[in-house]
RNA sequence: AGUGCCGUCCGGACGGCCGCGGCGGGCGCAAGCUCGACGAGGAAAGUCCGGGCUCCGCAGGGCGCGGUGGUGGGUAACGCCCACCGGGGGCGACCCCAGGGACAGUGCCACAGAAAACAAACCGCCUGGUCCGCUCGUCGGGCAGGGUAAGGGUGAAACGGCGAGGUAAGAGCUCACCGCGCGCUGGGUGACCAGCGCGGCACGGCAAACCCCACCGGGAGAAAGCUCAAAUAGGGAAGCUGGCGUGGCCCGCGCCGUUCAAGCUUCCGGGUAGAGCGUUCGAGCCCGUCGGCAACGACGGGCCGAGAGGAAUGGCCGUCGCUCCCCCGUUGGAGGCACAGAACCCGGCUUACAGGGCGGCACUUCCA
Numbered sequence: 001a002g003u004g005c006c007g008u009c010c011g012g013a014c015g016g017c018c019g020c021g022g023c024g025g026g027c028g029c030a031a032g033c034u035c036g037a038c039g040a041g042g043a044a045a046g047u048c049c050g051g052g053c054u055c056c057g058c059a060g061g062g063c064g065c066g067g068u069g070g071u072g073g074g075u076a077a078c079g080c081c082c083a084c085c086g087g088g089g090g091c092g093a094c095c096c097c098a099g100g101g102a103c104a105g106u107g108c109c110a111c112a113g114a115a116a117a118c119a120a121a122c123c124g125c126c127u128g129g130u131c132c133g134c135u136c137g138u139c140g141g142g143c144a145g146g147g148u149a150a151g152g153g154u155g156a157a158a159c160g161g162c163g164a165g166g167u168a169a170g171a172g173c174u175c176a177c178c179g180c181g182c183g184c185u186g187g188g189u190g191a192c193c194a195g196c197g198c199g200g201c202a203c204g205g206c207a208a209a210c211c212c213c214a215c216c217g218g219g220a221g222a223a224a225g226c227u228c229a230a231a232u233a234g235g236g237a238a239g240c241u242g243g244c245g246u247g248g249c250c251c252g253c254g255c256c257g258u259u260c261a262a263g264c265u266u267c268c269g270g271g272u273a274g275a276g277c278g279u280u281c282g283a284g285c286c287c288g289u290c291g292g293c294a295a296c297g298a299c300g301g302g303c304c305g306a307g308a309g310g311a312a313u314g315g316c317c318g319u320c321g322c323u324c325c326c327c328c329g330u331u332g333g334a335g336g337c338a339c340a341g342a343a344c345c346c347g348g349c350u351u352a353c354a355g356g357g358c359g360g361c362a363c364u365u366c367c368a
Stems, first nucleotide, its partner, number of pairs: 001364010012320007020039002023036005041339001045350002048348005053221004065217005070084005085099001086097004100212002105210002107206003122152002124148004129143005134137001160178002163175003179201001180199008225277004235268007243260001245258005284303008321337001322335004
C1' cells in the first nucleotide's frame, strides 16, 4: 500500500426569531400573563421471546397441549449473554451449527439403480455339468445351475477404509494402520480429552416424521385495573297527594285503617359523557475501586434525562459541512440531507439505515 476480519461510536453543527407540550418560581379570585430549565431513537419499528405491574382463575395429583435441547456460568427471567466442549468452513484474522436419543417402538428414504436395510447378482470374475465348434488346447461359444460384494455402473447415501497375505475367484477369512464398539487408567466441576488393552464389524441416513427422555409453562392484558361523578331513561326506599276495591264506626254523607295503580318531593344505588389515578425514581444513568478469563456482581460517590391523551417535540432566517447540477476559476442554484418518530415500564432478539469516525487483528506485496 492492497484485500479482508472483528469490535465500538456518530449519524448534520452553531446562532437568532416565532410557536407547541407538560414542569418549577412569581403575579392574579379566576381566565391568564411572565421568567427559567427541559422536550424522540439507536433502532422509539416488528410485537418475536422474557419479566415487572394489574385483574380473573386455582385443594392435591394425573392426562393432554405448547416450548426449550452440548457443558458450566450470568441474570428478575429468557428461546438472551459469556466462557468452554464437539462438528463444519476459511491460508489466516475469524465465522457458522434446533448440537439430547436412530440396539424402546412405528414410519420414510424421490429419481436412477440388480438391490435403499433380518441386504442384493445387472455387467464382470471364478467354477462343476451338458451340447456345439475348431487351429485339439490349461481353447472358444451356447444352455440351465452354483460361488463371489474385489472391479464396473446407479445414486445424496450401497452393509467399515486402505495395503499385504490368502483363495478357483473372492470375502475381517487373517494381519498392520485408521475408523467404530466395549473395558480399564489418568486429567477436567462438566460437556469431553488422552493413553493402554480387548473385540473382527455386530451399529446406513432422517427425530424442523410420529415418538422417547429431561427441564420449563395458569389465562388475559393499559381498550389491564381503580377512583370521583352531570343531564336523560331505568331500579330501590321513605313521605305527601290521590282513584278504585275492601274492613270498621254506620241509613247515608263523612272519618279512620289497609291493598294496588298514578303523580309530586327527598334520599340511595348502578352506570354513560366528563375528570383523575395507574403514568414515569427505575431490575435507572454516569464515574471510581474491588472480585471474576468473561457475561456480570459488590461497594462508594454523583445525577434526574419526554410524559402527551385525537395526542406537543414544529416553522423561518443566517454561517459552515455533505451530496447533486451548471459555468467549470471563485461566485451561483437545488436537495433540506440515511432509516425512521415515544404512548405503562424494563431486559433481549430481529429487521431498516445515505454517509462517516475510532481501535484491534489477519493475509499478500514493496521499501529500509